A computed fold for a 74-nucleotide RNA from a Candidatus Mcinerneyibacteriales bacterium, annotated as transfer RNA. Rfam family: tRNA. The organism belongs to Candidatus Mcinerneyibacteriales, within Bacteria. The sequence is in RNAcentral, with records from ENA. The prediction has a mean pLDDT of 82.
């Protein structure tokens, strides 16, 4: 360089034949329970879905470029 695959919450991931306010487990932070603890059970907080543009009435989701990782290859 050229092929491929991936980037979404602090981390691990779902969500892709475009449409609902973007979700789940850990974890975090209150709170209930308990003599504390841990657990278990309620409740919050955390995201403009790698960046940039494009296409549509509407993009995590198609298009185009660039970053980055990771595999192929020479």
């Nucleotide at each position: 360089g050229c092929g491929u695959c991936a980037g979404u919450a602090g981390c691990u991931c779902a969500g892709u034949a475009g449409g609902a306010u973007a979700g789940a487990g850990c974890a975090u932070u209150g709170g209930u329970u308990u003599c504390c603890u841990a657990a278990a059970c309620c409740a919050a907080g955390g995201g403009u879905c790698g960046g940039g543009g494009g296409u549509u009435c509407g993009a995590a989701u198609c298009c185009c470029u660039c970053c980055u990782g990771g595999c192929g290859u020479a």